[in-house]
Context: one part of a larger RNA
RNA sequence: CGCAGGAGACUUGAGAGGGGCUGUCCCUAGUACGAGCGGACCGGGAUGGACGAACCUCUGGUGUUCCGGUUGUCAUGCCAGUGGCAACGCCGGGUAGCUAUGUUCGGGCGGGAUAAACGCUGAAAGCAUCUAAGCGUGAAGCCCACCUCGAGAUAAGAUCUCCCUGUGGCUUCGUGCCACCUGAAGGUCCGUGGAAGACUACCACGUCGAUAGGCUGGGAGUGUAAGCAUGGCGACAUGUUCAGCUUACCAGUACUAAUAGACCGUGAGG
Numbered sequence: 001c002g003c004a005g006g007a008g009a010c011u012u013g014a015g016a017g018g019g020g021c022u023g024u025c026c027c028u029a030g031u032a033c034g035a036g037c038g039g040a041c042c043g044g045g046a047u048g049g050a051c052g053a054a055c056c057u058c059u060g061g062u063g064u065u066c067c068g069g070u071u072g073u074c075a076u077g078c079c080a081g082u083g084g085c086a087a088c089g090c091c092g093g094g095u096a097g098c099u100a101u102g103u104u105c106g107g108g109c110g111g112g113a114u115a116a117a118c119g120c121u122g123a124a125a126g127c128a129u130c131u132a133a134g135c136g137u138g139a140a141g142c143c144c145a146c147c148u149c150g151a152g153a154u155a156a157g158a159u160c161u162c163c164c165u166g167u168g169g170c171u172u173c174g175u176g177c178c179a180c181c182u183g184a185a186g187g188u189c190c191g192u193g194g195a196a197g198a199c200u201a202c203c204a205c206g207u208c209g210a211u212a213g214g215c216u217g218g219g220a221g222u223g224u225a226a227g228c229a230u231g232g233c234g235a236c237a238u239g240u241u242c243a244g245c246u247u248a249c250c251a252g253u254a255c256u257a258a259u260a261g262a263c264c265g266u267g268a269g270g
Base pairs, nucleotide, nucleotide: 001152005163006162007161008160009159011157015149016148017147018146021049022048023047024046025045026044027043033038051106052105053104054103055102059100060099061098062097066093067092068091069090070089071086072085073084074083075082076081110144111143112142117137118136119135120134164269166180167179168178169177170176181267186264187263188262189261190206191205192204193203194202211257212256213255214253215252216251217250218249220246221245222244227240228239229238230237231236
């Protein structure tokens, strides 16, 4: 820009893409078959490999925004307590998120038309013949079915709901032009944000409010803070104290910030 007014939802599915793998074991059954050795079709079940998708409950990884230990040195006047630097100084753990080696799931069932092949009926050719007319069965393959996208599918589809019903002048009478009035439904800007994201887009919210931060409570992590007291010559230990601290998690709560506002979009549609 188009889809012959504008808008918000919800869809149909032309078409396109993805997927389609397979082993072993058990039962049927030591049956059919076979002198024996051996050993099934058909059908049913179990469990794997590789591949793929999603996810983070579990097992782990990471987690330089959390906690602790510890070395050297500097600073805070000293002690104590802390802080800076040394690859996060080094080390031990670890929430959320992201992850695989972790977890769950997938290939299916079924239908249609067929290939090779196997048939029925059946002439040409009194017989025979699956074929010439006609009618069947039949594959991991084909078309559906399953998952995803999908009306720029310009043949531009369908359904539901919402909105607009001015005045004057000019006129080549066109859905035309000009001025004034009007400015809907809806959308955007802007702002607070997001398991959405390069940007954009998408989604949530904007006081008629829990969108983010803060605060409070909980969870979870670390592992028993500081100070004081007691014991010990002391390093230190014990008690107060499963303390203290705590990021991304879950709730509650308007304390802070989403204020105020501007713009686009028209006037009934050949």
About this RNA: Predicted 3D model of a 270-nucleotide part of an RNA (large-subunit ribosomal RNA, domain VI) from a Nitrospirota bacterium. The coordinates come from a structure-prediction model, not an experiment, and the mean pLDDT is 89. NCBI's taxonomy places the organism under Bacteria, Pseudomonadati, Nitrospirota.